[in-house]
RNA sequence: GGAGUACGCCGGAUGACCGGGGCCAGGUCGGCUCAGGAAAGUCCGGGCUUCACGGGGCAGGGUGCAGGAUAACGUCCUGUCGGGGUGACUCGAAGGAAAGUGCCACAGAAACAUACCGCGGGGAGCCUGCUCUCCGUAAGGGUGAAAUCGCGAGGUAAGAGCUCACGGAGCGCUGCGGUGACGCAGCCUCGGGCAAACCCCACCUGAAGCAAGACUGCUCGACGAAAAUGGACGGCCCGUCCAAACGAGCUACGUCGCAACGAGGCGCUCGGUAACGUGCGUCCCAGAGAGAUGGUCAUCGCCCGCUCGCGGGAACAGAAUCCGGCUUACAGGCGUACUCCGCUU
Numbered sequence: 001g002g003a004g005u006a007c008g009c010c011g012g013a014u015g016a017c018c019g020g021g022g023c024c025a026g027g028u029c030g031g032c033u034c035a036g037g038a039a040a041g042u043c044c045g046g047g048c049u050u051c052a053c054g055g056g057g058c059a060g061g062g063u064g065c066a067g068g069a070u071a072a073c074g075u076c077c078u079g080u081c082g083g084g085g086u087g088a089c090u091c092g093a094a095g096g097a098a099a100g101u102g103c104c105a106c107a108g109a110a111a112c113a114u115a116c117c118g119c120g121g122g123g124a125g126c127c128u129g130c131u132c133u134c135c136g137u138a139a140g141g142g143u144g145a146a147a148u149c150g151c152g153a154g155g156u157a158a159g160a161g162c163u164c165a166c167g168g169a170g171c172g173c174u175g176c177g178g179u180g181a182c183g184c185a186g187c188c189u190c191g192g193g194c195a196a197a198c199c200c201c202a203c204c205u206g207a208a209g210c211a212a213g214a215c216u217g218c219u220c221g222a223c224g225a226a227a228a229u230g231g232a233c234g235g236c237c238c239g240u241c242c243a244a245a246c247g248a249g250c251u252a253c254g255u256c257g258c259a260a261c262g263a264g265g266c267g268c269u270c271g272g273u274a275a276c277g278u279g280c281g282u283c284c285c286a287g288a289g290a291g292a293u294g295g296u297c298a299u300c301g302c303c304c305g306c307u308c309g310c311g312g313g314a315a316c317a318g319a320a321u322c323c324g325g326c327u328u329a330c331a332g333g334c335g336u337a338c339u340c341c342g343c344u345u
Stems, first nucleotide, its partner, number of pairs: 001341010012300007020034005036316001040327002043325005048209004055238004060205005065079005080094001081092004095200002100198002102194003116141002118137008149167002152164003168190003172187006213256003216252001217250005229243004264283005270277002302313005
C1' cells in the first nucleotide's frame, strides 16, 4: 500500500416563525413531551386477558452434541465433533442404523450379495493353439455415487489381511485427562449409505387472542329437589363439578383496557472467559382512535463534482396491547481488533 474477517456506532445538529396530539396548571400569557435500527416480516418465546374451580392420561405439536445464561425460546455465550476457507473466521436438519420396517433408479455378474471378461490347476478333444468340462480365485479389467477398508512389500499354482509396515473406521475393550460432549495411548475387529424415510429414545407443550376482555344500558329465558339427560370454547378418555356461583342475544361505535412504571432506559461499581447477573445513583422519554408526532427559512455538519468558490445530494423506511429474540432492507460515513499478499527498513 492492497485485499479480507468479526464486532460496534452515526445515519443529522442549532436557532427563529407558523401548525398538530397528549399530560399538568389555569383569569390570560404558560411548562413538559411526541415515530426505528429495523417501527418491516408475523418466524419463535413470553407478560397480560377470557374460558366457574382445577387434576391425570392418550393423541397431536415442538426441540435434539455438551456446559451455562435467560421470564422463556427454535434465542444467546463458551466449548466438542464434522464440512468449507491459505487464514482471520464461518456453516451444521449435530440423539439412535446393534428394536423393527423400508429405500439405494439406471448401469452392472452382483447393491444385506455375487463371478461377466479374466488368472491358475486337473481331464478330454484336436484344426498346435483353440474348444468343452471340473476344481480353485476375487489381486487385474468393465459398470456404478458406492462392489469383502486403503496403499506398499512379501508370499502363492494363481490370488486373498494369508503375513508385515503405515493409514482409516468402530456405541469393541482397557488405562489416563476432562463436570461433560469428547480427546490421547495400547490392544482387538474389518462390506456400506439414507432417520431433511416411517420409526425408536429423551425433554418440553391447554385453547383463543387487545378487533383479548371489563363496566354501564335494553330484551328474552331460568330461578323446589333428585335422576336420566345435557353442559363445562382444539380432539378423545378418566375423574371432578354445574344446571340456585345465572344463561343467551342486541347495542353506543360510550367509558375503561390505554396516566403504557416496565423481565424499563442511562451511568458507575463488583462477580463472571463470555452471554449475563448483584449493588448504588438517576430519569419517565408517543398514546392516536381514520389515526397526531409537521412545514418554511438561516447557519453549521456529512457526501459528490468543479473554475476554491459555487452547484448538487441525502439510503431503508412511520408506533397501534407491551416486551425478549431471529430474519430481511439500507445512499453515505466513523471506530476497534484480527488475517493474508506485496514492497521498504
Predicted 3D model of a 345-nucleotide RNA (Bacterial RNase P class A) from a Vulcanimicrobiota bacterium. The coordinates come from a structure-prediction model, not an experiment, and the mean pLDDT is 75. Its Rfam family is "Bacterial RNase P class A". Rfam's curators write: Ribonuclease P (RNase P) is a ubiquitous endoribonuclease, found in archaea, bacteria and eukarya as well as chloroplasts and mitochondria. Rfam links the family to the GO terms dimeric ribonuclease P complex, ribonuclease P activity and tRNA processing. The family's RNA type in Rfam is ribozyme. NCBI's taxonomy places the organism under Bacteria, Bacillati, Vulcanimicrobiota. It was read from a public genome assembly, where an Rfam model found it.